Predicted 3D model of a 526-nucleotide part of an RNA (small-subunit ribosomal RNA, 5' domain) from an uncultured prokaryote.
[in-house]
Context: one part of a larger RNA
């Protein structure tokens, strides 16, 4: 000098953009952060309509009859989205390549969707047990389960044989039958199975990646082979034998350190630091293990088992895991609201309305940090008074004030007032679809509407010079000099130094010099 995720000290108007626990991966009161789906089911716990019945005439019972739903069975998400870096020196990342895999949900193709059974929640009984819960008997429905048929791809000894699927729902017409259901037609969806492709993960290779040599040898499932298992797949990935291999001064191993990168920071560049915010990987979820369910997890807000630790308890027992987003207490120099909203972008569920989203988007609070504006503008010499200085005349502060003549940016008060809105709801028209003007699905038009932020941005107005300046330095390096006041005391100080009685260097004025809503100061990188 540039620069920081700062800090600290004195100052502090505005606004637009970023940014905030670097320390104790300590502990956690409280809320809330992953629902969804009645168009898969069997019901009605609540609320609203209905429709009956009874009267005390506005409240009581009955009906799942609609709408809509507690809890339940059952499907899809809860492997994403968020967090943090403890561990890791490794195929963990980066960079190129590869072949022995899987891959819900999407996308295009082909083939099928036929026929049966028995349960188990919820409910009801009845028990235990403070509670968390739980145990038995009875009923019951499906896209839950299970068989049977049929099999293209699969597998064997390849003529042959062997083993495996499946489910419905809604909407619309008409016809039986008018009990509310049943085969027909047709549409949209969902289902098997199988191909291919998207996308998304798993594996293998080479290369590159910090410090120690006061770490010189390390390794027995260690290294190769064969069998057999085992995984979506290859393999010492297991395990039975059999060989004695195997890394290794081009640093194995051991020790310490540390998430990698894209990037940031500086620099003229090589290079040196670095990895905060934002972006891709990885790991990890209170420690330590395990495995279940799943397409995908050995699963932050799932389950077991073990340990600390906190809580409840009736002492028999049970319940918890903020490195989610707020906020607490510690810790620290040191880092924020227990906020509004799904209006937008995104995501899970659902046909869709719609729901949920502490992802997001917005506000709050901090000069933290860049960037921009503002604290007035012109005139004004009697060189005003005060202050400091003097050689006592003067010079300085000084056009600075004052006075006069203007402006109104910001800030304030008042009115207008965009854009973020795409969409979705209804109506109609038309195109496709089909027997069909139905229904659905597309396009086009009309119409009432959807904004958290928000008193929005920006635009007009209104007063009035009003409401807005400090910091640090001033011997030299370094731009900036006198007086007083101490007297090697007090005390500066980056470095050379100053200070013992005339100090431009301490400590106060005066006046100067530099930055300026910031200026110094630590601390840290080059």
């Nucleotide at each position: 000098g540039a620069u920081u995720g700062a800090a600290c000290g004195c100052u502090g108007g505005c606004g637009g953009c970023a940014g905030g626990c670097c320390u104790a991966a300590c502990a956690c009161a409280u809320g809330c952060u992953a629902g969804u789906c009645g168009a898969a089911c069997g019901g009605u716990a609540a609320c609203a309509g209905c429709a009956g019945a009874g009267c005390u005439u506005g409240c009581u019972c009955u009906g799942g009859c609609u709408g809509a739903c507690g809890a339940g069975u059952g499907g899809c998400g809860g492997a994403c989205g968020g967090g943090u870096g403890a561990g890791u020196a490794a195929c963990g990342c980066g960079u190129a390549g590869g072949a022995a895999u899987c891959u819900a949900c999407c996308c295009a193709g082909u083939a099928g969707g036929g026929g049966g059974g028995g349960a188990c929640a919820a409910c009801u009984u009845g028990g235990g047990g403070a509670a968390a819960c739980u145990c038995a008997a009875g009923c019951u429905a499906a896209u839950a389960c299970c068989g049977c048929a049929u099999a293209c791809g699969c597998c064997c000894u390849a003529c042959g044989g062997g083993g495996g699927a499946a489910a419905g729902c809604g909407g619309g017409u008409a016809u039986a039958c008018u009990u509310g259901u049943a085969a027909g037609c047709u549409c949209u969806u969902g289902c098997u199975a199988u191909u291919g492709g998207a996308u998304g993960a798993g594996c293998c290779u080479a290369u590159g990646u910090c410090g120690g040599a006061u770490u010189a040898g390390u390794u027995a499932g260690u290294u190769g082979g064969u069998g057999a298992g085992g995984u979506a797949a290859u393999g010492g990935c297991u395990u039975a034998c059999c060989a004695a291999g195997a890394c290794u001064a081009c640093a194995a191993u051991c020790c310490g350190u540390a998430g990698c990168u894209g990037g940031u920071c500086u620099g003229a560049g090589a290079g040196g630091a670095u990895g905060a915010u934002c972006a891709g990987c990885c790991a990890c979820a209170c420690u330590g293990g395990a495995a279940c369910u799943g397409a995908g997890a050995c699963a932050c807000g799932g389950u077991c088992c073990a340990g600390a630790c906190u809580c409840c308890u009736a002492c028999g027992g049970g319940a918890g895991g903020c490195a989610g987003c707020a906020g607490u207490g510690g810790g620290g120099a040191a880092u924020a609201u227990u906020g509004c909203a799904c209006a937008a972008u995104g995501g899970g569920c659902g046909c869709a309305a719609g729901c949920c989203u502490g992802a997001u988007g917005c506000a709050g609070c901090c000069a933290u940090g860049c960037c921009g504006c503002g604290u007035g503008u012109g005139u004004g010499a009697a060189g005003a008074a005060g202050g400091c200085u003097c050689u006592a005349g003067g010079g300085u502060u000084g056009u600075a004030a004052a006075g006069c003549a203007c402006u109104u940016u910001a800030a304030g008060c008042a009115g207008g007032g965009a854009g973020g809105a795409a969409g979705g709801c209804c109506a109609g028209u038309u195109a496709g679809u089909u027997a069909a003007u139905a229904u659905c699905u597309g396009a086009c038009u009309g119409g009432a509407u959807u904004g958290a932020c928000g008193u929005u941005a920006c635009c007009u107005g209104c007063a009035g010079a009003a409401u807005a300046a400090g910091c640090a330095c001033c011997g030299g390096c370094u731009a900036a000099c006198u007086c007083c006041g101490u007297g090697c005391c007090a005390g500066c100080a980056g470095c050379c130094g100053c200070g013992g009685u005339a100090a431009u260097a301490c400590g106060g004025a005066g006046g100067g010099u530099g930055c300026a809503a910031g200026c110094g100061u630590u601390a840290a990188u080059c």